[in-house]
RNA sequence: CUUAUCAAGAGUGGCUAGAGGGAACCGGCCCUAUGAAGCCCGGCAACCGCGGAGAGCAGCGGUGCCAAAUCCGGCAGGGAGACCUGAAAGAUGAG
Numbered sequence: 001c002u003u004a005u006c007a008a009g010a011g012u013g014g015c016u017a018g019a020g021g022g023a024a025c026c027g028g029c030c031c032u033a034u035g036a037a038g039c040c041c042g043g044c045a046a047c048c049g050c051g052g053a054g055a056g057c058a059g060c061g062g063u064g065c066c067a068a069a070u071c072c073g074g075c076a077g078g079g080a081g082a083c084c085u086g087a088a089a090g091a092u093g094a095g
Stems, first nucleotide, its partner, number of pairs: 001095006011041001013040003020031003025074004042066003046063005052057001070089001075086004
């Protein structure tokens, strides 16, 4: 850069530590001393690979993920409004 997906799913675990975290900026909202971040274990399931099977599927491996829609908005269009749709940006896989 191209392409697909992004409202599903996944822990009352352990270790360490002690205040942050939810991608970045702004504005909200939320999680958190009943313990944030990190690590281990565990789990989930999308894509890819492998062999089995050849319709579905399950297994193993690689990557990924495990509060809230990608937490929501920011830009554009529609709408009296609530709101709806799309884009942008981002994340992940594959190339």